This is a predicted structure of a 322-nucleotide RNA (Bacterial RNase P class A) from a marine eukaryotic metagenome. Its mean pLDDT, the model's own confidence on a scale to 100, is 77. Its Rfam family is "Bacterial RNase P class A". The family's RNA type in Rfam is ribozyme.
RNA sequence: GGCUAUGUGACUGCUGUUUAACAGAGGAAAGUCCGGGCUCCAUGGACAAUGACGCCAGGUAACACCUGGGAGAUGUGAAUCUACGGAAAGUGCUACAGAAAAUAACCGCUGAUUUUAUCAGUAAGGGUGAAAAGGCGAGGUAAGAGCUCACCACAAAGUAGGGUAACCAACUUUGGUAUAAGUAAACCCCGUCAGGAGCAAGGCAAAUUUAUAGGAUAUGUCACGUCCUUGACUAACUAUAUGGUAGGCUGCUUGAGGUCACCGGUGACGGUGAUCCUAGAUGAAUAGUCACACAAGACAGAACCCGGCUUAUAGGCUAACU
Numbered sequence: 001g002g003c004u005a006u007g008u009g010a011c012u013g014c015u016g017u018u019u020a021a022c023a024g025a026g027g028a029a030a031g032u033c034c035g036g037g038c039u040c041c042a043u044g045g046a047c048a049a050u051g052a053c054g055c056c057a058g059g060u061a062a063c064a065c066c067u068g069g070g071a072g073a074u075g076u077g078a079a080u081c082u083a084c085g086g087a088a089a090g091u092g093c094u095a096c097a098g099a100a101a102a103u104a105a106c107c108g109c110u111g112a113u114u115u116u117a118u119c120a121g122u123a124a125g126g127g128u129g130a131a132a133a134g135g136c137g138a139g140g141u142a143a144g145a146g147c148u149c150a151c152c153a154c155a156a157a158g159u160a161g162g163g164u165a166a167c168c169a170a171c172u173u174u175g176g177u178a179u180a181a182g183u184a185a186a187c188c189c190c191g192u193c194a195g196g197a198g199c200a201a202g203g204c205a206a207a208u209u210u211a212u213a214g215g216a217u218a219u220g221u222c223a224c225g226u227c228c229u230u231g232a233c234u235a236a237c238u239a240u241a242u243g244g245u246a247g248g249c250u251g252c253u254u255g256a257g258g259u260c261a262c263c264g265g266u267g268a269c270g271g272u273g274a275u276c277c278u279a280g281a282u283g284a285a286u287a288g289u290c291a292c293a294c295a296a297g298a299c300a301g302a303a304c305c306c307g308g309c310u311u312a313u314a315g316g317c318u319a320a321c322u
Stems, first nucleotide, its partner, number of pairs: 001318004006293007014024004026299001030310002033308005038198004050194005055069005070084001071082004085189002090187002092183003106126002108122006134152002137149003153177002155174005161168002202250003210241005220233004257276008294297001
């Protein structure tokens, strides 16, 4: 790195489909961190803003994922890790210590002067620090310094080589060496990409309620103890209309699907053939008991689906390598 995630049998009990048999919670179902499928809305293009990504080449439906390579770093090693474009566009920052962190001189060394202090030179030695004017050796100097020389390192320019590329490695010239110090997981610059909301999306039918007409010129109710008159209000029920609340049905599981074999490729993965259908609940099914076995059972329960990443994880089996 990979596989597994108690096993077998019986009885009882649920859910789905179908007509009598089959199936039924994971490697992470978790986090909700990325990318999509799907649904609805918006949409002429461009720009701005905001956000994400950032070495090269591939894979993929796509990705901030995966594979291979390059550079740098870590490890004795097998290997592992990466906020990996740009510091010569600009701005900012580099604490403390230290003389000084991009206008360098505390101690020291040398010289002059006068008498013990001052002035001038110096950046080789010492100190501080993560980092202090490339390294080592020689010459030279008052003492020193790339001041000069030889050998290296870095940088710039050029020539030709390997690689698709990132890059690798060689030669020539130049004392160029505070040149172009470092830092962008600081602001920023450059390049590429990005419409929004989400299955509680959406769709179908639809109670109650509301409105209109009838019922109703009310044989109803009220104004009054009763009758007449007058006025006002209106039920059950029927029909229609708009809308779409509760609840119901759907979306809902056949897929960028699984398994096996062969072929291609370093690999991710792709192609061909065969074969299989492996949860669809909706206050929430997928379970309980008994017996046996041994590895003595960890982390832990689907809710539209898929590809990743991250986190948690007892025990067992196992490939290659140091």